[in-house]
Context: one part of a larger RNA
Molecule: small-subunit ribosomal RNA, 3' major domain
Organism: uncultured bacterium
RNA sequence: UGACGGGGACCCGCACAAGCGGUGGAGCAUGUGGUUUAAUUCGACGCAACGCGAGGAACCUUACCAGAUCUUGACAUCCUCAGAAGAAAGCAGAAGUGCUUUUGUGCCUUCGGGAACUGAGAGACAGGUGGUGCAUGGCUGUCGACAGCUCGUGUCGUGAGAUGUUGGGUUAAGUCCCGCAACGAGCGCAACCCUUAUCGUUAGUUACCAUCAUUAAGUUGGGGACUCUAGCGAGACUGCCUGCGAAGAGCAGGAGGAAGGUGGGGAUGACGUCAAGUCAUCAUGCCCCUUAUGAUCUGGGCUACACACGUGCUACAAUGGGCAGUACAAAGAGGAGCGAGAUGGUGACAUGGAGCAAAUCUUUAAAGCUGUUCUAAGUUCGGAUUGAAGUCUGCAACUCGACUUCAUGAAGUUGGAAUCGCUAGUAAUCGCAAAUCAGCAAUGUUGCGGUGAAUACGUUCUCGGGUCU
Repeated sequence: UGACGGGGACCCGCACAAGCGGUGGAGCAUGUGGUUUAAUUCGACGCAACGCGAGGAACCUUACCAGAUCUUGACAUCCUCAGAAGAAAGCAGAAGUGCUUUUGUGCCUUCGGGAACUGAGAGACAGGUGGUGCAUGGCUGUCGACAGCUCGUGUCGUGAGAUGUUGGGUUAAGUCCCGCAACGAGCGCAACCCUUAUCGUUAGUUACCAUCAUUAAGUUGGGGACUCUAGCGAGACUGCCUGCGAAGAGCAGGAGGAAGGUGGGGAUGACGUCAAGUCAUCAUGCCCCUUAUGAUCUGGGCUACACACGUGCUACAAUGGGCAGUACAAAGAGGAGCGAGAUGGUGACAUGGAGCAAAUCUUUAAAGCUGUUCUAAGUUCGGAUUGAAGUCUGCAACUCGACUUCAUGAAGUUGGAAUCGCUAGUAAUCGCAAAUCAGCAAUGUUGCGGUGAAUACGUUCUCGGGUCU
């Protein structure tokens, strides 16, 4: 000077408390450990690994295993020789590949050749998801949206260092005010950026429709008011009032206002910590392999299953299940695409193809509301599992896809110790969309809107953090 203390003082946070809903019990999905295996590729391990890398493992992916193959190589540059490149067919084979046949002769040219590509050959070299994240860059997590971390000059101290940054108030904040051997400054805080909430103005197409016609329908004429869209601007600053306070910073209440004291949300993450994570995104030092630790292919595996844990989904029902009718979104995506009406099928879907590179076309929102039925039961709850028959994608659904119909109808009657999330348009609950993607293991992830609560006395205690001592 720090760090630590079951030392002290002060302060903060869904940290506790007050509430609401879960997890832990069941079935299933998914990840991990373990075990098994020819292989179950690799990484990630308290918070900060475990629906994580993976925003899509049937082949491919793929890195793993078995078998079959190649050795200047699947990929790059250079040299020599031959041939344009390319296209088609047949045979063998699991394929890679091998053998054979046919077709083709283009572009530039100084007629030597050249460009691009293919094959053969020689070596320089290629190649490595091999090792080391404890050799590294870059990127990222975390403490933490915590309020801190420092510097120049001066002063003090023999010095390490101190001071400033401590103190009295105040704040979400080292935020600001006052004081002070300090005076200033930098990185952080805040503001500037995006979005959302209100209004004005400009502009009206594909959006809108008050008035006038018109129609089955904003459908058409028309309109520029309204909604909306997207440019520009206004608006919130403790600006105004009262009280408290030191005539301060500020705090409490009020007015006006769409919004009030950081209005809500996002982007933004100081000096540093954890030899934190990543050599498997990429880059890279060193080491290692070089007829193999490189490369091609077929099949298998990553999907195994006594078990254990994490994260989820669906339930156990009447605030509910079934059936019928009926209403209201937002944000997205679409050309090898989205696909309407119509027809066929119980259905998944098929046939066909209007419209749309889209404010124009495609996409039933569901919970809700109305009516009716079930009447407390392992049930008209619940849907696992299994059998049969199908649909679709795709060379190909056996290992190992999703979906449909009929049948089957398991556990489960609210879950021990323990433990998690959340303070408002939040929790809870309801559906919709997208990325990836042929298809799909999505109940995941990321967004979008609909309905919409309860509670907070307080800081003794638990956990984490900050300041002084």